[in-house]
RNA sequence: GCUCCCAUAGGUAAACGGAUAUACCAACUCCCUUCUAAGGAGUAAUUCCAGGUUCGAUUCCUGGUGGGAGCG
Numbered sequence: 001g002c003u004c005c006c007a008u009a010g011g012u013a014a015a016c017g018g019a020u021a022u023a024c025c026a027a028c029u030c031c032c033u034u035c036u037a038a039g040g041a042g043u044a045a046u047u048c049c050a051g052g053u054u055c056g057a058u059u060c061c062u063g064g065u066g067g068g069a070g071c072g
Stems, first nucleotide, its partner, number of pairs: 001071007010025004018055001027043005048064005
């Protein structure tokens, strides 16, 4: 330098272009318990950035940023 893949909550991952973006772990609150753990109920928190297409974009397109793999 070229090609390909990835980027969603604090972490790991879902989401035929269409419901208020979902689950698990973690965090917080409450219940239970003499206390802790376990268990039960609940709360908050997320689409890498900028454009484009579309009635509608996490999803498709373009550029950028970051990470990974291969080739030279």
A computed fold for a 72-nucleotide RNA from Candidatus Blackburnbacteria bacterium RIFCSPHIGHO2_02_FULL_44_20, annotated as transfer RNA. Its Rfam family is "tRNA". The family's RNA type in Rfam is transfer RNA. Model confidence (mean pLDDT): 81 of 100. The sequence is in RNAcentral, with records from ENA.